[in-house]
């Protein structure tokens, strides 16, 4: 240099064009408890690597660019 896969809250995934971006876990805050854990209940918290384009709509499709793996010279 060339191919292929991946990139979504702090962490680990799902979403394969349409109603609010969902799950788990961690976080806060309340209730429970003599206190902690467990239990229950609220809530903050990702416009989805970054540009740019198809589309009435895009995390998805398409182009470019960045960065991780794996393979191939």
């Nucleotide at each position: 240099g060339g191919a292929u896969u991946c990139g979504u809250g702090g962490u680990g995934u799902a979403g394969u064009g349409g109603u609010c971006a969902a799950c788990a876990u961690g976080c806060u805050u309340c209730c429970c408890u003599g206190u902690c854990a467990c239990g229950g209940a609220a809530g903050a918290g990702a416009u989805c690597g970054a540009g740019g384009g198809u589309u009435c709509g895009a995390a998805u499709c398409c182009c470019u660019u960045c960065g991780a793996a794996u393979c191939c010279g």
A computed fold for a 73-nucleotide RNA from a Candidatus Dojkabacteria bacterium, annotated as transfer RNA. Its Rfam family is "tRNA". Rfam links the family to the GO term triplet codon-amino acid adaptor activity. The family's RNA type in Rfam is transfer RNA. Taxonomically the source falls in Candidatus Dojkabacteria (Bacteria, Bacteria candidate phyla).